[in-house]
RNA sequence: AAGGUAGGCUAGAUGAUCGCGGGCGGCCUUCGGGCCGCGUGAGGAAAGUCCGGGCUCCAUAGGACAUGACGCCGGGUAACACCCGGGAGCGGUAACGCUAUAGAGAGCACCACAGAAAAUAUACCGCCGGCUAGCCGGUAAGGGUGAAAUGGUGGGGUAAGAGCCCACCGCACCACUGGCAACAGGGGUGGCAGGGUAAGCCUCGUCAGGAGCAAAACCAAGCAGCAGGUAGGGUAGUCCGUCCAAAACCUGCGGGUCGGUUGCUGCAGCCCUUUGGCAACAAGGGGCGUGGAUAGAUGAUCAUCAUACACAGAACCCGGCUUAUUGCCUGCCUUGUUU
RNA sequence: GCCCUUGUAGCUCAGUCGGCAGAGCACCACCAUGGUAAGGUGGGGGUCAACGGUUCGAUUCCGUUCGAGGGCU
Numbered sequence: 001a002a003g004g005u006a007g008g009c010u011a012g013a014u015g016a017u018c019g020c021g022g023g024c025g026g027c028c029u030u031c032g033g034g035c036c037g038c039g040u041g042a043g044g045a046a047a048g049u050c051c052g053g054g055c056u057c058c059a060u061a062g063g064a065c066a067u068g069a070c071g072c073c074g075g076g077u078a079a080c081a082c083c084c085g086g087g088a089g090c091g092g093u094a095a096c097g098c099u100a101u102a103g104a105g106a107g108c109a110c111c112a113c114a115g116a117a118a119a120u121a122u123a124c125c126g127c128c129g130g131c132u133a134g135c136c137g138g139u140a141a142g143g144g145u146g147a148a149a150u151g152g153u154g155g156g157g158u159a160a161g162a163g164c165c166c167a168c169c170g171c172a173c174c175a176c177u178g179g180c181a182a183c184a185g186g187g188g189u190g191g192c193a194g195g196g197u198a199a200g201c202c203u204c205g206u207c208a209g210g211a212g213c214a215a216a217a218c219c220a221a222g223c224a225g226c227a228g229g230u231a232g233g234g235u236a237g238u239c240c241g242u243c244c245a246a247a248a249c250c251u252g253c254g255g256g257u258c259g260g261u262u263g264c265u266g267c268a269g270c271c272c273u274u275u276g277g278c279a280a281c282a283a284g285g286g287g288c289g290u291g292g293a294u295a296g297a298u299g300a301u302c303a304u305c306a307u308a309c310a311c312a313g314a315a316c317c318c319g320g321c322u323u324a325u326u327g328c329c330u331g332c333c334u335u336g337u338u339u
Numbered sequence: 340g341c342c343c344u345u346g347u348a349g350c351u352c353a354g355u356c357g358g359c360a361g362a363g364c365a366c367c368a369c370c371a372u373g374g375u376a377a378g379g380u381g382g383g384g385g386u387c388a389a390c391g392g393u394u395c396g397a398u399u400c401c402g403u404u405c406g407a408g409g410g411c412u
Base pairs, nucleotide, nucleotide: 001335002334003333004332005331006330007329008328009327012305013304014303015302016301017300018299020041021040023038024037025036026035027034028033043311047322048321050320051319052318053317054316055212056211057210058209062240063239064238065237067208068207069206070205071204072086073085074084075083076082087101088099089098090097091096102203103202107201108200109197110196111195124143125142126139127138128137129136130135131134151169152168153167154166155165156164170192171190172189173188174187176185177184178183216262217261218260219259225253226252227251228250229249232244233243234242267289269288270287271286272285273284274283275282276281340411341410342409343408344407345406346405349364350363351362352361356396366382367381368380369379370378388404389403390402391401392400
């Protein structure tokens, strides 16, 4: 210097003028509100609505089936499909990255075409032997087909071969050592046999009531009820249990209310520091207060500073994931060059 | 806020893991006609919305992203 990889910060700043929303204080008021002063006012993703919760209501938030989600081990957290650490496997020269990661002897199902044969396994070419131009017997070491062909390499043995025998590797089982564990290590026994797919159905284990702030609670104002149902109704479905009923329930048609207040912002909150921990994080101490609109708020101009520039606007609130994107900084790895 | 469907040839639509991607209309050429239409014969035209994953193999199975439409409130 180039390339790669892991992480962190930032998202224009300052001043002035005019214009918006809300808070506090003062004055005025025809009680509708007006004026002045001082503070304050969108994000790292506010996006997607993919997860988990807080909160509110449904008397049953009781049990079971069904359904859905998760799936190596340990930890964190309010919780999670998130985060941290470790294991195994795979990719990469490496730094690092990825994993829908339990079970294929519980059962069922699929593996097209090619090939002799893809599970009720088998002999196309070839090799060997005997009769002879063809048949019979043996064989699965060599070749072919295929994504995948029934353990692999080497040696012995054999008519030719084959775990037929031996050594090593692989596989299965057993105990020992290390580790909380997943797992790893070496040791012994055994000649031991078809593979893949569970993002196929399924089995095993764990978890899960439902609906959602347009949830709900209160106040004001206003209207108009009619018909049907019965063993009906009670926040996905089915059953059991249980409760409410003979209208106060359910269904259909029709009418009125498109108003106001609360919910609505102090939180599992943020910053600094100490201790413990590899870390995620936890505990202690100190400090800070940061939008609450509802026809839906922050815009315009000027001056200076480095390019004045990216993606882009809260609507109950948090913890994550995914996607879009400006600029800067740091660690590590590889290659090249120079000193 | 909650939920459902959908994207395939120029157009309208089928197909849903077993292997070459299908039909109708439209387009082009030939036949036929004095010339057209209709008719007959033949032909061309496809990153199956984009990307990634599972599998030997994906339009189809799984996930993420980008569009289109609908329902409740």